The part of an RNA shown here (small-subunit ribosomal RNA, 5' domain) has 520 nucleotides and comes from an uncultured bacterium. The prediction has a mean pLDDT of 86. It matches the Rfam family "Bacterial small subunit ribosomal RNA".
Context: one part of a larger RNA
RNA sequence: AUUGAACGCUGGCGGCAUGCCUUACACAUGCAAGUCGAACGGUAACAGGCCGCAAGGUGCUGACGAGUGGCGAACGGGUGAGUAAUGCAUCGGAACGUGCCCAGUAGUGGGGGAUAGCCCGGCGAAAGCCGGAUUAAUACCGCAUACGACCUGAGGGUGAAAGGGGGGAUCGCAAGACCUCUCGCUAUUGGAGCGGCCGAUGUCAGAUUAGCUAGUUGGUGGGGUAAAGGCCUACCAAGGCAACGAUCUGUAGUUGGUCUGAGAGGACGACCAGCCACACUGGGACUGAGACACGGCCCAGACUCCUACGGGAGGCAGCAGUGGGGAAUUUUGGACAAUGGGCGCAAGCCUGAUCCAGCAAUGCCGCGUGCAGGAAGAAGGCCUUCGGGUUGUAAACUGCUUUUGUCAGGGAAGAAAUCUUCUGGGUUAAUACCUCGGGAGGAUGACGGUACCUGAAGAAUAAGCACCGGCUAACUACGUGCCAGCAGCCGCGGUAAUACGUAGGGUGCGAGCGUUAAUC
Numbered sequence: 001a002u003u004g005a006a007c008g009c010u011g012g013c014g015g016c017a018u019g020c021c022u023u024a025c026a027c028a029u030g031c032a033a034g035u036c037g038a039a040c041g042g043u044a045a046c047a048g049g050c051c052g053c054a055a056g057g058u059g060c061u062g063a064c065g066a067g068u069g070g071c072g073a074a075c076g077g078g079u080g081a082g083u084a085a086u087g088c089a090u091c092g093g094a095a096c097g098u099g100c101c102c103a104g105u106a107g108u109g110g111g112g113g114a115u116a117g118c119c120c121g122g123c124g125a126a127a128g129c130c131g132g133a134u135u136a137a138u139a140c141c142g143c144a145u146a147c148g149a150c151c152u153g154a155g156g157g158u159g160a161a162a163g164g165g166g167g168g169a170u171c172g173c174a175a176g177a178c179c180u181c182u183c184g185c186u187a188u189u190g191g192a193g194c195g196g197c198c199g200a201u202g203u204c205a206g207a208u209u210a211g212c213u214a215g216u217u218g219g220u221g222g223g224g225u226a227a228a229g230g231c232c233u234a235c236c237a238a239g240g241c242a243a244c245g246a247u248c249u250g251u252a253g254u255u256g257g258u259c260u261g262a263g264a265g266g267a268c269g270a271c272c273a274g275c276c277a278c279a280c281u282g283g284g285a286c287u288g289a290g291a292c293a294c295g296g297c298c299c300a301g302a303c304u305c306c307u308a309c310g311g312g313a314g315g316c317a318g319c320a321g322u323g324g325g326g327a328a329u330u331u332u333g334g335a336c337a338a339u340g341g342g343c344g345c346a347a348g349c350c351u352g353a354u355c356c357a358g359c360a361a362u363g364c365c366g367c368g369u370g371c372a373g374g375a376a377g378a379a380g381g382c383c384u385u386c387g388g389g390u391u392g393u394a395a396a397c398u399g400c401u402u403u404u405g406u407c408a409g410g411g412a413a414g415a416a417a418u419c420u421u422c423u424g425g426g427u428u429a430a431u432a433c434c435u436c437g438g439g440a441g442g443a444u445g446a447c448g449g450u451a452c453c454u455g456a457a458g459a460a461u462a463a464g465c466a467c468c469g470g471c472u473a474a475c476u477a478c479g480u481g482c483c484a485g486c487a488g489c490c491g492c493g494g495u496a497a498u499a500c501g502u503a504g505g506g507u508g509c510g511a512g513c514g515u516u517a518a519u520c
Stems, first nucleotide, its partner, number of pairs: 001519003005516005012367006018360002020325001025323003029320003034071003039068002042064002046062003049058003078278003087203007096195003101191008109143001111141002119132005149158003163183006170177002204250003211241003216238008253275004257268004280301005303314004331357001333356003339353001340351004370400004380391004406456005414447001419441008464509005469490003475504005485492002
């Protein structure tokens, strides 16, 4: 000088940060990932409409529980157990993948069989499960076509799709046809961003760890992967690493950085950002563009819970919160208003990400606890050589101010996009629809009646802590008597203690001050 600190005494306010370093210990409860009816069959609830005298009926409309289907759930959030190199940092490389996004090219024809839901029946305490009948799709499967694409023995062969919504001159009784716009779908090329893989260099300590290695090192054939490769396998060869430290053991996530220091260096890796690893413990794959998946599945194990004893359920190292451990670390809060994310044409819904509020002097910074005058140097305290000295302009008293606090009044920025309307362009048969630009208008704030501003009264609401032998700024009295005690080092205390305790005085810092721990 510094700290994610703790402890003791004390404590007025604000701003900005930070807050389980220990048991990767166990977790009650609530929330943390949904969304789409413009993919689908439908209608459990709510509201409206229609029919009906009424009971009631009817998906007709807004919408929508459950279900099929799509996208998301691999992001975001947490933790640092493992890992000394399958990691990270820096610099390179070639044998790869890629949903959504951007740009280009070519398509989007015609069929089929199921299945959940609903209904009926059954089993079970429950979790849940079984059977029958029936139904839809952007779910599933053939057929046709093939500019690209893939395979090839270069002749040839293989392989695709899905529709939904808006508007409309014409045709049609209607369904719809047709035109057009838009969102999709299929194949393929390129890009962007992202990811997988390989190499080099660097990356803690121990030699009281000196030899280690059989898929081991290389080759050939085969397999496997998105992709190179002993990645796997059969055969062949006998290699490969190591004193420039292999192997083994211990410790450890890593970097940007942080602290210190004149620097070189040393120590550290909280918060913030990048990468990695993990998700009760161990193993495994499935789905998918992407996982071997924190709030998915299966198996085994430990633990907890429910049970009708037959069988089931669970995983806070998400946000709060609880127990435990500990010197020690916060609210079972508000809102999606902003930023960002998921889904959706949109309206919107979801979002413990995030933005805010609460608690804590935990830290940094700022402000205040009044200012000016005031000597009979009052009283009281303490000391005294008894003359006095000191506390001390300190107080009283007089005048002034009102930061902060209290009360009263006003009161933000953070919010302009989406939306409506006017207008210009694009598209089009179209002045519809849709879309881009410009102008105008209106709505939307958790924080919060907060920040801030104005006014009123009134010195009113606000000072402590450590030290005073030397180092080291600051001294006297009394008590005690090697006792009680102090102490960072030297050392004080055994009857005149500036070193213990108390008081007066003083010194230092100040809403803090000391102590302890730790680093330079």